[in-house]
RNA sequence: UGCCGCGUGGUGUAAUGGUAGCACGUGGGAUUCUGACUCCCCCAGUUAAGGUUCGAAUCCUUACGCGGUAA
Numbered sequence: 001u002g003c004c005g006c007g008u009g010g011u012g013u014a015a016u017g018g019u020a021g022c023a024c025g026u027g028g029g030a031u032u033c034u035g036a037c038u039c040c041c042c043c044a045g046u047u048a049a050g051g052u053u054c055g056a057a058u059c060c061u062u063a064c065g066c067g068g069u070a071a
Stems, first nucleotide, its partner, number of pairs: 001070007010024004018054001027041004047063005
């Protein structure tokens, strides 16, 4: 440098173009003499910029980052 793949809360992982879910974790509360377990609640996310579309995490383009591959 070319080609291929991936990019979603703190972590992991879903979502056929139509309300962004789930689990773990953080925080708060209930329970307990205390703690653990258990239960309830909150916060927190689509890499960026454009385009297509009534509607984009999803499709298209470019860039960025990561991984793989060729020389």
Molecule: transfer RNA
Organism: Verrucomicrobiaceae bacterium SCGC AG-212-N21